[in-house]
RNA sequence: CGAGUAAAACAGGUGGUCGCGGCUGACAGACCGAAAGGUGUCAGGCGAGGAAAGUCCGGGCUUCACAGGGCAGGAUGCCGGAUAACAUCCGGUGGAGGCGACUCCAAGGACAGUGCAACAGAAAUAAACCGCCCGCUUUGGCGGGUAAGGGUGGAAAGGCAGUGUAAGAGACUACCGCCCGGCUGGUAACAGACGGGGCAUAUGUAAACCCCAUUCGAAGCAAGACCGAAUAGAGACAUACGGCGGCCCGUCGGUCUCAGGUAGGUCGCUUGAACCUGCUGGUAACAGCAGGUCUAGAUAGAUGACCAUCCAAUGACAUAACCCGGCUUAUCGUUUUGCUCGUUUU
Numbered sequence: 001c002g003a004g005u006a007a008a009a010c011a012g013g014u015g016g017u018c019g020c021g022g023c024u025g026a027c028a029g030a031c032c033g034a035a036a037g038g039u040g041u042c043a044g045g046c047g048a049g050g051a052a053a054g055u056c057c058g059g060g061c062u063u064c065a066c067a068g069g070g071c072a073g074g075a076u077g078c079c080g081g082a083u084a085a086c087a088u089c090c091g092g093u094g095g096a097g098g099c100g101a102c103u104c105c106a107a108g109g110a111c112a113g114u115g116c117a118a119c120a121g122a123a124a125u126a127a128a129c130c131g132c133c134c135g136c137u138u139u140g141g142c143g144g145g146u147a148a149g150g151g152u153g154g155a156a157a158g159g160c161a162g163u164g165u166a167a168g169a170g171a172c173u174a175c176c177g178c179c180c181g182g183c184u185g186g187u188a189a190c191a192g193a194c195g196g197g198g199c200a201u202a203u204g205u206a207a208a209c210c211c212c213a214u215u216c217g218a219a220g221c222a223a224g225a226c227c228g229a230a231u232a233g234a235g236a237c238a239u240a241c242g243g244c245g246g247c248c249c250g251u252c253g254g255u256c257u258c259a260g261g262u263a264g265g266u267c268g269c270u271u272g273a274a275c276c277u278g279c280u281g282g283u284a285a286c287a288g289c290a291g292g293u294c295u296a297g298a299u300a301g302a303u304g305a306c307c308a309u310c311c312a313a314u315g316a317c318a319u320a321a322c323c324c325g326g327c328u329u330a331u332c333g334u335u336u337u338g339c340u341c342g343u344u345u346u
Base pairs, nucleotide, nucleotide: 001342002341003340004339005338006337007336008335009334010333012310013309014308015307016306017305018304020047021046023044024043025042026041027040030039031038032037049317053328054327056326057325058324059323060322061220062219063218064217073216074215075214076213077212078092079091080090081089082088093107094105095104096103097102108211109210113209114208115205116204117203129150130149131146132145133144134143135142136141158176159175161173162172163171177199178197179196180195181194183192184191185190224267225266226265227264233258234257235256236255237254241253242252243251244250274293275292276291277290278289279288280287281286311315
């Protein structure tokens, strides 16, 4: 210098004018409303993101359900740790890819059972098409043995070399693989060396059914809690008032109370497993301690527009709606750091 790999930060800046949503203060004491509350003007201060997104997991919170057990159904699936919890994260093991830094993997069971496997091929879990060997033969073939060779296929009854044989075959032997056993190391997954078994444990597939183990109550802030008109409802009051043509009863008005919880309002609502800095423990995820900070809270839902100027110059992807921890997806570009490989020079 080039190529790559892992991670982190930023996401236009500054100033001005207008506009929008909360909060605080002042003014006015005007308007709406039964009330709660809302409305006006001015000033000050605050006002989206790394993903606010998808709503895919997990938790807090809320209401309902819940003696205990079982079935069904869902989720998860190497080991250890972190955490409020997780399908997340960290550190390992094993496997796959890369020269490497490094990346990827839902990674239990296919000796419980069932299903499926196109085409090709003689045959797909069951084997003789060609070939090889033996026997017979009317020389055309027929019967038998054989999975070493050919051919088909993703896959053909561990691989390879030798012994053996009529030809062959774990039939036998060495090495590799597989299975079993204890031993050593490791918390464990697992690894290592040793011994044993000829291997009928004969293909793959379990994000196919299934089996095994662990685990799971349901619904969600339009959850839910409180206040509460009007109308309709129930009850009480009547010596006295009005309507139902005069009188009585009754009834409708009237006044008061109650229940219900609609319209509307308040709370839930933003101080939180919070953020920043430092120290300590830990390989790390993370935890603890000290100091500091307050950082939108609407309910039809607010962040925008214009001008000037600077830069990397038409500045991406996209905009909260109960709150957090993750995952996934989108993203113009800019910058920084660790590491790897290559080239050149010294």

Predicted 3D model of a 346-nucleotide RNA (Bacterial RNase P class A) from Blautia sp. RNAcentral records the identical sequence in 2 taxa. The sequence is in RNAcentral, with records from ENA and Rfam. Its Rfam family is "Bacterial RNase P class A". Rfam classes the family as a ribozyme. About the family: Ribonuclease P (RNase P) is a ubiquitous endoribonuclease, found in archaea, bacteria and eukarya as well as chloroplasts and mitochondria. Its family is annotated with dimeric ribonuclease P complex, tRNA processing and ribonuclease P activity in the Gene Ontology. The prediction has a mean pLDDT of 75.